[in-house]
A computed fold for a 74-nucleotide RNA from a Candidatus Gastranaerophilales bacterium, annotated as transfer RNA. Its mean pLDDT, the model's own confidence on a scale to 100, is 80. It was read from a public genome assembly. NCBI's taxonomy places the organism under Bacteria, Bacillati, Candidatus Melainabacteria, Candidatus Gastranaerophilales. It matches the Rfam family "tRNA". The family's RNA type in Rfam is transfer RNA.

């Protein structure tokens, strides 16, 4: 250089046959419970879906480019 895979919440990831408010677990915070802590239960908050452009009535999802990470190849 070329090819492939990935980038979504603080962390690990799902969603990627385009459709209605973008989710789960853990973590955080609040409450309940408990003598206290942990565990358990209930709830709350947290996201310009890496960035830009395009296609479309509609994009996390499709196309193009860029950046970053991993793997393959000479």
């Nucleotide at each position: 250089g070329c090819c492939c895979u990935g980038g979504u919440a603080g962390c690990u990831c799902a969603g990627c046959u385009g459709g209605a408010u973008a989710g789960a677990g853990c973590a955080a915070c609040u409450g309940c419970c408990u003598u206290c802590u942990a565990a358990g239960c209930a709830g709350u908050a947290g996201g310009u879906c890496u960035c830009g452009c395009g296609u479309u009535c509609g994009a996390a999802u499709c196309g193009c480019g860029a950046c970053c990470a991993g793997g393959g190849u000479a």